[in-house]
Context: one part of a larger RNA
Order: sequence, then structure tokens, then C1' cells
RNA sequence: UGACGGGGGCCCGCACAAGCGGUGGAACAUGUGGUUUAAUUCGAUGCAACGCGAAGAACCUUACCAGAAUUUGACAUGUCGCUGCUAUUUGUGAAGAUGAAUAGAUGCUCCUUACGGAGACGGCGAACACAGGUGGUGCAUGGCUGUCGUCAGCUCGUGUCGUGAGAUGUUAGGUUAAGUCCUGUAACGAGCGCAACCCUUGUCUUUAGUUAUAUUUCUAGAGAGACUGCCGGUGAUAAGCCGGAGGAAGGUGAGGAUGACGUCAAGUCAGCAUGCCCCAUACAUUCUGGGCUACACACGUGUUACAAUGGUGAAGACAAAGAGAUGCCAACUCGUGAGAGUGCGCCAACCUCAAAAACUUCAUCUCAGUUCGGAUCGGAGGCUGCAACUCGCCUCCGUGAAGUCGGAAUCGCUAGUAAUCGCAGGUCAGCCAUACUGCGGUGAAUACGUUCCCGGGCCUUGUACA
Repeated sequence: UGACGGGGGCCCGCACAAGCGGUGGAACAUGUGGUUUAAUUCGAUGCAACGCGAAGAACCUUACCAGAAUUUGACAUGUCGCUGCUAUUUGUGAAGAUGAAUAGAUGCUCCUUACGGAGACGGCGAACACAGGUGGUGCAUGGCUGUCGUCAGCUCGUGUCGUGAGAUGUUAGGUUAAGUCCUGUAACGAGCGCAACCCUUGUCUUUAGUUAUAUUUCUAGAGAGACUGCCGGUGAUAAGCCGGAGGAAGGUGAGGAUGACGUCAAGUCAGCAUGCCCCAUACAUUCUGGGCUACACACGUGUUACAAUGGUGAAGACAAAGAGAUGCCAACUCGUGAGAGUGCGCCAACCUCAAAAACUUCAUCUCAGUUCGGAUCGGAGGCUGCAACUCGCCUCCGUGAAGUCGGAAUCGCUAGUAAUCGCAGGUCAGCCAUACUGCGGUGAAUACGUUCCCGGGCCUUGUACA
């Protein structure tokens, strides 16, 4: 000087408390461990791994396994030789692969009268340099990321003090969300952080506008507005704090983006790049089938419920944000339905997806394992796709499991938040999405307070620690 303390002081944070809703019990979905397996590819492992990489594993993906094949190779550059094409059908084979037949064409540029020659771009063959590796090392690395933490800290120059390591500044008194600001002060200044500048949103003015629209609204811009500016109190007359006025908004208005010096040899060699090591007829490459979907069990994250603030039937109303050409698909017809047929419009403020749902009104059920709950299973179909057996989604009929609010323990949330209700998108042929990322609708309760638990900041003290 740090680090640590079941030392002290001060102060913060959904940290506790006060509340609301969950998890832990059930069924299912999904990830992980374990076990099993020919293989169940690999990585992530306290917080900060476990609906994570994966914004979509039937083939492909795919890295794993079994079998069948190739060896200058699926891909790149160079040398030499031969050559200049495309389409269709067909044999063997599980397929890659490997044979055969038919039809049309005789490619591009330059030189040359012509024969022919040269070149570019392709194809085939040969030999060799090489290719290739999702093989190892994240404890050799770059880059990127998580975390402490959006916590208020981390430092430097000059000066001064100290033999020195270092100290001072950065401590103190106030104050703040803040090393924010003020005052004091052997310090005076400065940098990276804080804040502001940026985006969205809330009010007003104004410009423009078709496909929107009834003047309003909306869309896209430009400006105004909020600064403790004004008043009172308080305070050191300071910084500020408390109350008030006006105002759409008041003291950071709300939300986002933004992450200092560093810590964890944190994570990633399987996004990519890359040193070294290793393989080279195999640890490379192609293909078929299987596996990643196994299942006594254990854990995490979720969905649906256990019902009457509810279920069912009928009728009625109100969004926002998105997406659309191998696409979104109106209307009509057929079908109980998933869907099929036909076909309008729209490269979209124009047309379509599209029905918002919770909600309201009426009717019914009357507390029961039920008209709750929907797992599981049987049958019949639809769709995507070469192909739904392993292993897809959806529909209809039937079946109708556990579950009556969950032990110890534990999580989230302070306002348009929690809770609850639907809608859309990416990935995507289809989809195991109950996930993720957004969007709006309805819309609470509580916070006395800081003794205690957890994490953090500043000062101080002790130390057999560095």
C1' cells in the first nucleotide's frame, strides 16, 4: 500500500420489511445430470451452465455410429497432354457410383486466301507441389462476450511531505442518483468514467402530404417548451433541501442506447482468424440407413390446471406493431372440420394475413373429480415434403389419467409496473414454439422503516496474511 475481520461509523440497492403473484406437489413441454447404447456428436457447470450456442435435428443440417465407396481428392493455385456441348431414355446398385442408347448442335476472340495456328473460358486424364481436418491446446493467442455494475469510482502532470515503499490531491463539513456541486484545505490543474450531447415517448405551433382522413385525426419533417427559471421557508449569505404558483410535463418527466481502470489464467480454437502439435489409402472426402428424439431415476426453466371473480352456448364492441411475389390470399362452391376447388386484389397508409382476446348482454351448469381438468390411448381423415416407421403438424369421433392450491425451502415485481388477455415477427417446405423478440388491451396492492439476511460504496481500526 492492499486484502481480510462472526471490528466501528456513515450511506445505498425489490437487500430486508410492507404487499401482490408464483416456483417447490400434478400432467405435459423443454434443457441438463445420470444410466443405457453401435452411436446416443461437441461445447456451456455457483451467482455469471441447465427453453444456453440452436432465429426452428424426418433426409439435408450433422460434426456421431454401422455398412458401401474414393485417394491430387467435395474445394484452391501451378505444370504437361487430350478435348470442346446439351437434352432425353435406360441397365446394375440401398445410394454415391458405373455402363448403354437416341436426338439436336460443332461454341467465344484474334491472325490467316485457304489448310491451319494462337489465346481466353470450360471438361477429361497423368505425375507432383499440395488440398483437407467441427483433430488437440481458450493455460500460446486475436477478435468478441459474460460478470462485479450503469456501481462511482480509476488515474496522471507539476508542486509539497517522507531515507524509502509511498502519501498528498481523492481526506474534512454539508449536499447529490453521482469523485454531483459548494465551502474549507499544501496543494494547483488535468484525463478516463458521472451528467449532457443521440433515439423513442408525453404538450403546443408550423410546413408538406396520397393510397389515410369529416374540420379533428394520421404520416413525414422543422421549431417552441423544463432551466430549481419564479415566489416563500430553511441553510454558512453557499451548494442544496422543503412547500407553492403557473404548466401537458417539475426538479434526471418516462423509457432506450451508452458499461471507466480493472477482476474471474471466467467463456469461446465448433462463428471467424491464428501460433504450435497431430492425421495424410486417413483424424480427409462421397453416400445409404441409423443416432442426436433412448429411460429405473434426479435437478433447472416453463405451459396447462385443480374451477363459480368459473365452464359451456348464442349475440355484440374496441387495438397496436408487424409480414407478404417460389408470397399474402378476398369473395364464392364443396366438406362437421383440418382443408380442397375456382379465383379478385396487392411489390402494399391502397389489397391480404385479420377473427383481436380478456370484455359486455342473455341463457344454462349448482360445488360434484363435475358440463372442472385435459394427459393417455383407439379409429377415421387433411397438409407439407423424394420420403412422416424410428421421428412432423393439424382435424373429427370416441376414451377421459393425475390433479381439490402444494413440506422444508425459494423467485419476480415500486406504476401504466405486477398480475392478466390476446396479436405479430424471425428462423422456416413443414414443424414438435408452451421458446425467443416485439406489440398493444384491462389494470392493482404496498413501502412504518434500516434492527436483521445478501451485495456494494466511503472513512477509520486490528492483523502470526501478500